Notes
Transfer RNA from a Vulcanimicrobiaceae bacterium, 73 nucleotides, folded computationally. RNAcentral holds the sequence, with entries from ENA and MGnify. The prediction has a mean pLDDT of 82. It matches the Rfam family "tRNA". About the family: Transfer RNA (tRNA) molecules are approximately 80 nucleotides in length. The source organism's lineage runs through Bacteria, Bacillati, Vulcanimicrobiia, Vulcanimicrobiales and Vulcanimicrobiaceae.
């Protein structure tokens, strides 16, 4: 260049049109304990990479651009 696939909490990742996102770790606070660590219990954190289309309704379907990761040449 050109095909693909990914991008969603701090970090790893569910959710594939309708409950105005969650779960596991991590962080903070409370329990508990002579302390610590497990361990219980709660709390914080995000307007889903940016834009724009469809649609009553878009994280979720379309198309651009953006970044990452692979492949062809």
């Nucleotide at each position: 260049g050109c095909c693909g696939g990914c991008g969603u909490a701090g970090c790893u990742c569910a959710g594939g049109g309708g409950c105005u996102a969650g779960a596991g770790c991590g962080u903070c606070g409370a329990u508990c304990u002579u302390g610590u660590a497990a361990g219980u219990c709660g709390a914080g954190g995000g307007c889903c990479g940016u834009g724009a289309g469809u649609u009553c309704a878009a994280a979720u379907c379309u198309c651009a651009c953006c970044g990452c990761c692979g492949g062809c040449u």